Large-subunit ribosomal RNA, domain I from Nitrospira sp., 497 nucleotides, folded computationally.
RNAcentral holds the full RNA, with entries from ENA.
Context: one part of a larger RNA
RNA sequence: GGCAUUUGGUGAAUGCCUUGGCACUGAGAGGCGAUGAAGGACGUAGCACGUUGCGAUAAGCCGCGGGGAGGGGCGAGCACCCUUUGAUCCGCGGAUCUCCGAAUGGGACAACCCGGCCCGCAAGGGUCAUCGUUCGAUGAAUCCAUAGUCGGACGAAGCAAACCCGGUGAACUGAAACAUCUCAUGUAGCCGGAGGAAAGGACAUCAACCGAGACUCCGCUAGUAGUGGCGAGCGAACGCGGACCAGGCCAGUGGCCGUCGUGACAAAACCGGAAGCGUAUGAUGAAAGACGCGCCGUAGAGGGUGAUAGCCCCGUACGGGUAAAUGUCAUGGCGGUCCUCGAGUAGGGCGGGACACGAGCAAUCCUGUCUGAACAUGGGGGGACCACCCUCCAAGCCUAAGUACUCCUCAGUGACCGAUAGUGAACAAGUACCGUGAGGGAAAGGUGAAAAGCACCCCGAUAAGGGGAGUGAAAUAGUACCUGAAACCGAAUGCCU
Numbered sequence: 001g002g003c004a005u006u007u008g009g010u011g012a013a014u015g016c017c018u019u020g021g022c023a024c025u026g027a028g029a030g031g032c033g034a035u036g037a038a039g040g041a042c043g044u045a046g047c048a049c050g051u052u053g054c055g056a057u058a059a060g061c062c063g064c065g066g067g068g069a070g071g072g073g074c075g076a077g078c079a080c081c082c083u084u085u086g087a088u089c090c091g092c093g094g095a096u097c098u099c100c101g102a103a104u105g106g107g108a109c110a111a112c113c114c115g116g117c118c119c120g121c122a123a124g125g126g127u128c129a130u131c132g133u134u135c136g137a138u139g140a141a142u143c144c145a146u147a148g149u150c151g152g153a154c155g156a157a158g159c160a161a162a163c164c165c166g167g168u169g170a171a172c173u174g175a176a177a178c179a180u181c182u183c184a185u186g187u188a189g190c191c192g193g194a195g196g197a198a199a200g201g202a203c204a205u206c207a208a209c210c211g212a213g214a215c216u217c218c219g220c221u222a223g224u225a226g227u228g229g230c231g232a233g234c235g236a237a238c239g240c241g242g243a244c245c246a247g248g249c250c251a252g253u254g255g256c257c258g259u260c261g262u263g264a265c266a267a268a269a270c271c272g273g274a275a276g277c278g279u280a281u282g283a284u285g286a287a288a289g290a291c292g293c294g295c296c297g298u299a300g301a302g303g304g305u306g307a308u309a310g311c312c313c314c315g316u317a318c319g320g321g322u323a324a325a326u327g328u329c330a331u332g333g334c335g336g337u338c339c340u341c342g343a344g345u346a347g348g349g350c351g352g353g354a355c356a357c358g359a360g361c362a363a364u365c366c367u368g369u370c371u372g373a374a375c376a377u378g379g380g381g382g383g384a385c386c387a388c389c390c391u392c393c394a395a396g397c398c399u400a401a402g403u404a405c406u407c408c409u410c411a412g413u414g415a416c417c418g419a420u421a422g423u424g425a426a427c428a429a430g431u432a433c434c435g436u437g438a439g440g441g442a443a444a445g446g447u448g449a450a451a452a453g454c455a456c457c458c459c460g461a462u463a464a465g466g467g468g469a470g471u472g473a474a475a476u477a478g479u480a481c482c483u484g485a486a487a488c489c490g491a492a493u494g495c496c497u
Stems, first nucleotide, its partner, number of pairs: 001496009015482001016446002020417002022414007029406002031159002039100003042055003046078002049075003061094006070082003105114003115128005130156009163195001164193005174181001178229001205212002216243005226234002247398003250342001254338013270320003276293004294311002296300001302314003347371008357383001378393005433440002453481001456468004
């Protein structure tokens, strides 16, 4: 030096675990905001910081209800307090609520600076933005008036995950290049608006000589008929089967909205809630495991307890639950609102757009522009157009359900994950850190049943670290803590050189 065996160090895989995620289901909720939101800044505890809560009344104040012995949130303790005269805690309601932020007295580099008026001795309190609608006052050029100015009342604004309606609207890409076309039945993006859904909706619709009977959504029809540099592609309808079903109004004994009253029901915290003991073993403390004999069950869902518990604990089935406030429904009063059957309309020309349909034989719908009817003895449609025939009544309004979605709440489920997985985040995570900024963005879980977290002694520097002793079932479970693989580094022993 090599090999082998044994034994350590390092290291963190693996196994087991789960407080966190993921995907759904059922119910609920589907908004918050000038009565100042969402989101923040700064404060706030006897004592530092983070987080949670709260707001100068600041881990809190008041009332009502529940509850019944401990409590002063968590990480962590010390001190000092509170509490059966009912605290802490839970539910409902109220008070307070600095500064910024739509931010609204003016300004500003958000959390800051500076004002006017009224009240007040002061401290301090209140008020003062803009726009719209409406009412009132005043009132020019200019006589009446109008514009303007001032004041009152009411409303708006801003934020929010997706779903919805409208406006606007790409390109990469595909066409194996590319221009019509496609991407995109206008997608992404941007803008406006609304609701818990939205939109649509009660035939100037289809159909085919038989008939159907609002709208919406799903399955077929069907990748069919069509459309298409007839390329790439795009792509219906009639009809059928389902889900759900609902029709009304336009001058009045009505509909809708708001508000107030009465009645009924629902709903909170929370309460009650059955039934089990014994024995033995353990080279391991604990029994729920084993054995023996029982019990309850409208409860054998689940979780916890020193190993695997229907009967130990929390629960579970089932039953109960005041007032106020809230919600739903019914009913009554009051207030507001709703203008009569649809003309610059239908149709036509030109130019566009939408229809599965690219101007095509191109019907139908919308309209920038120019035109422009009839009046039920009338008008629209039936895919150029004409006739016959059939069918419907435009140019006013409203309308539940079936359908879409989930920032959020409650309950539940999983041939979903189990710490390099599952959210980026099981931990002080959108944190640390990076970037001028927009933005990017981690790593990091596990002692033990219980801290019983090693009193005391020794080495050492009053260290670090270690050796005894002690705790514990275990300390090779010692906080660098479950298990502890491999690479890598030692030691001992044996063999070879």
Notes: The source organism's lineage runs through Bacteria, Nitrospirota, Nitrospirales, Nitrospiraceae and Nitrospira.